The RNA shown here (c-di-GMP-I riboswitch aptamer) has 92 nucleotides and comes from Salipaludibacillus daqingensis. Its mean pLDDT, the model's own confidence on a scale to 100, is 82. The sequence was found by an Rfam model in a public genome assembly. NCBI's taxonomy places the organism under Bacteria, Bacillota, Bacilli, Caryophanales, Salipaludibacillus.

RNA sequence: AUUAAGAAAUAGCCUACCUAUUAAAAAAUAGGGACGCAAAACUAUGAAUCUAAGGGAAGAGUAUUAAACCCUAUGAUUGCAUAGUUGCCUCU
Numbered sequence: 001a002u003u004a005a006g007a008a009a010u011a012g013c014c015u016a017c018c019u020a021u022u023a024a025a026a027a028a029u030a031g032g033g034a035c036g037c038a039a040a041a042c043u044a045u046g047a048a049u050c051u052a053a054g055g056g057a058a059g060a061g062u063a064u065u066a067a068a069c070c071c072u073a074u075g076a077u078u079g080c081a082u083a084g085u086u087g088c089c090u091c092u
Stems, first nucleotide, its partner, number of pairs: 004092001005090002012037002017032006035079001041085006047078004054072003
C1' cells in the first nucleotide's frame, strides 16, 4: 500500500414521532429526535410500494349542479437488489 473481516475507539448517517413551510396528494425542506446502519455515501439500472392534479371510463337524464368508486405517472419513496465509484479505523 492492497485485500478480507468487523472486536474496540474516533467520526458519520438518521427510523418512528413532533413543529414550521411548500405541494392537489404522495411526499419534500429545515429544526428537534435516534430505532437502527460497516457504506443506511454517490451514480446507474431493475424491482417493489405510495399518490391521482391532469387524462380515461363510468355514474344521472331534468332546467342547474356532478360526489363517491375504477384505470393511468409524466409525480414520489426505498434503511430493497445488482453493478460501478469513493470513504474512517485496526484486536486481527